Two RNAs folded together computationally: RNase P RNA and transfer RNA, 439 nucleotides in total.
Its mean pLDDT, the model's own confidence on a scale to 100, is 78.
RNA sequence: GAGUCGGCCAGGCAGUCGCUGUGUGCGUAAGCACAUGGAGGAAAGUCCGGGCUCCAUAGGGCGAGGUGCCAGGUAACGCCUGGGGGGCGUGAGCCCACGGAAAGUGCAACAGAAAGAUACCGCCUAAGUGCCGCGCAAGCGGCAACGGUAAGGGUGAAAUGGUGCGGUAAGAGCGCACCGCGCGGGUGGUAACACUCGUGGCACGGCAAACCCCACCUGGAGCAAGACCAAAUAGGGAAGCGAGCGGCGCCGAUGGCCGCGACAUGUGGCCCACAUGGGCUUCCGGGUAGGUCGCUAGAGGUGCGCGGCGACGCGCAUCCCAGAGGAAUGGCUGCCCACGACAGAACCCGGCUUAACGGCCGACUC
RNA sequence: GCCGGAGUAGCUCAGCUGGUAGAGCAGCUGAUUUGUAAUCAGCUGGUCGGGGGUUCGAUUCCCUUCUCCGGCU
Numbered sequence: 001g002a003g004u005c006g007g008c009c010a011g012g013c014a015g016u017c018g019c020u021g022u023g024u025g026c027g028u029a030a031g032c033a034c035a036u037g038g039a040g041g042a043a044a045g046u047c048c049g050g051g052c053u054c055c056a057u058a059g060g061g062c063g064a065g066g067u068g069c070c071a072g073g074u075a076a077c078g079c080c081u082g083g084g085g086g087g088c089g090u091g092a093g094c095c096c097a098c099g100g101a102a103a104g105u106g107c108a109a110c111a112g113a114a115a116g117a118u119a120c121c122g123c124c125u126a127a128g129u130g131c132c133g134c135g136c137a138a139g140c141g142g143c144a145a146c147g148g149u150a151a152g153g154g155u156g157a158a159a160u161g162g163u164g165c166g167g168u169a170a171g172a173g174c175g176c177a178c179c180g181c182g183c184g185g186g187u188g189g190u191a192a193c194a195c196u197c198g199u200g201g202c203a204c205g206g207c208a209a210a211c212c213c214c215a216c217c218u219g220g221a222g223c224a225a226g227a228c229c230a231a232a233u234a235g236g237g238a239a240g241c242g243a244g245c246g247g248c249g250c251c252g253a254u255g256g257c258c259g260c261g262a263c264a265u266g267u268g269g270c271c272c273a274c275a276u277g278g279g280c281u282u283c284c285g286g287g288u289a290g291g292u293c294g295c296u297a298g299a300g301g302u303g304c305g306c307g308g309c310g311a312c313g314c315g316c317a318u319c320c321c322a323g324a325g326g327a328a329u330g331g332c333u334g335c336c337c338a339c340g341a342c343a344g345a346a347c348c349c350g351g352c353u354u355a356a357c358g359g360c361c362g363a364c365u366c
Numbered sequence: 367g368c369c370g371g372a373g374u375a376g377c378u379c380a381g382c383u384g385g386u387a388g389a390g391c392a393g394c395u396g397a398u399u400u401g402u403a404a405u406c407a408g409c410u411g412g413u414c415g416g417g418g419g420u421u422c423g424a425u426u427c428c429c430u431u432c433u434c435c436g437g438c439u
Base pairs, nucleotide, nucleotide: 001366002365003364004363005362006361007360008359009358011336012335013334014333015332016331017330019038020037021036022035023034024033025032026031040342044353045352047351048350049349050348051347052222053221054220055219064218065217066216067215068214069083070082071081072080073079084098085096086095087094088093099213100212104211105210106207107206120153121152122149123148124147129144130143131142132141133140134139161179162178163177164176165175166174180202181200182199183198184197185196186195187194188193226293227292228291229290236284237283238282239281240280241279244260245259246258247257248256263277264276265275266274267273300319301318302317303316304315305314306313307312337340367438368437369436370435371434372433373432376391377390378389379388385422393409394408395407396406397405415431416430417429418428419427
């Protein structure tokens, strides 16, 4: 000088005017005074996982969705840690949806002969076949594909293990050596896997972020969840009531006398009675408006110690750190500097992802 | 706040078990007409919202992000 990884901060100080939660005091109340708390590393996206709440639920299967090397951490995860394998980088380090394609189905446009079992060009004529020539014949020579051949050319993203030697008519794992691959054994490792020995000779190309198979996981909805208190009006349910009014008379009251009236419909010849409906009174219950809770003390922060490579766990001490409901956390002034980015809680928590001026610290590499 | 859906030509929409992106209207040119409209023929016009991944190959499959629309008090 260039770079890698991890952690921390997120303009500072003072004054002043406000907003808001809580506590105390005063006040009938409205409110006032004092004290004290008041956004983030992402509060964001709502992409995962959990708590909490309500609904559903014996158990199991099908279906649907998700995850996908191994081991561990965790309340749980698609997150994190450590390890294995592969790739990138000189390196510190970084990246990887990284099970199965010899269970099945499917796809591969165009080009190309052929995209899963194939011969276009090329090469070959040993055997067999066909034709031609020679020969009495046996046979010999030549040509060829409807024969052999995947070494070479050409096409393509991809062409039937790679390189070399042998071999052959030409070729070919046809044979051999090494590498790759499969299978079996041994050793190390909890495992993924690594190393090694033997063996098979390639039979088995690619795509599973195509269907699918295998293993594992998952009930649904979401704080506008949900719980409690509870008007007015109108519905619902239950019980009860069916009385009284006017006049005479009297000092007045009780009592007495007279008159009127004692819901409607149905059953029933009528009364009583019963049923239904309406009226009045009282009570009960549900929901609505409105209010209260849920609401922030928590898988919590900080410090120390112990265990673990680590993620993390355990123990002790200590702290309380927003909680609104039209929605607070701001404005102004002065000084300083590096001139201040992305961005604003709404039930809570653990992650991931995305956005973003800059500054500081530590470890490491070239 | 929570839960769903959609982005393709200037506009409205197709297309997706992956293989060169289409239709109607609009625009332009020509024909027709005395001229215009209508009609006929032809043409232009696409970062398939942006970025990344899987794949030989992505509008289509996967991840992430942006914008818009709808529902619940």